[in-house]
RNA sequence: AACUCAUCCAGAGGGGCAGAGGGACCGGCCCGACGAAGCCCCGGCAACCGGCCGACCGCCGACGAGUGUGUCUCGCGUUCAUGCAGGCCCCGCGGCGGCCACGGUGCCAACUCCGGCCCACGACUCCACGUCCGGGAAGACCUCCCGACCUGGCGUACGCGGGAAAGAUGAGGA
Repeated sequence: AACUCAUCCAGAGGGGCAGAGGGACCGGCCCGACGAAGCCCCGGCAACCGGCCGACCGCCGACGAGUGUGUCUCGCGUUCAUGCAGGCCCCGCGGCGGCCACGGUGCCAACUCCGGCCCACGACUCCACGUCCGGGAAGACCUCCCGACCUGGCGUACGCGGGAAAGAUGAGGA
């Protein structure tokens, strides 16, 4: 580097050195000489790995093929043996919840800063059908034009929601 799984709407900054960049990429929008990146010191957050607890839930063939001298059954089998099956308990494992923080990482502007691809809904533009609707044309009917409303369709640099992709971090195996 690649692969698998989990998480990404919460949280947590001061000092020193340094001196112009930084927020992965692209587009935005931000941060930055009231000092960016990077390095060092100290502090903090969180709880992935880790530990403890449990009147909770699940798993006895891939969340257990339990060497439990555990217990129950008018159970099954029997050469009267210490076998088998099922229930319960115990142990183990997984989940859920709570607590801890010595250690291994990680993190300490903005939701992973927002969007990037797909889908749905809304809003809007345009188009088409329709209307015991309103107005206009010498205008009652028909027809035509404008508007309103309804239904449907295309589109969008907008809003909102869902899912991908990409990225980050941890854990794991090879």